Transfer RNA from a Micrococcales bacterium, 74 nucleotides, folded computationally. The prediction has a mean pLDDT of 82.

[in-house]
RNA sequence: GGGCCCGUAGCUCAGUUGGCUAGAGCGCUGCGUUUACACCGCAGAGGUCGUCGGUUCGAGACCGGCCGGGCCCA
Repeated sequence: GGGCCCGUAGCUCAGUUGGCUAGAGCGCUGCGUUUACACCGCAGAGGUCGUCGGUUCGAGACCGGCCGGGCCCA
């Protein structure tokens, strides 16, 4: 330098056929339970979906640039 894949909650990921309100598990906070802790039950907080632009009535999803990570070729 070239090619391919990935980037969504603190972590691991789903969502890839464009359309209600962006989700799950773990973790975190509060309450219940306990002498207390853990387990368990209930409730809750937490995201402008890497970034900039484009297409569209509408983008996490499609297209392009850039940034970051991984693999391969030279």
The sequence was found in a public genome assembly.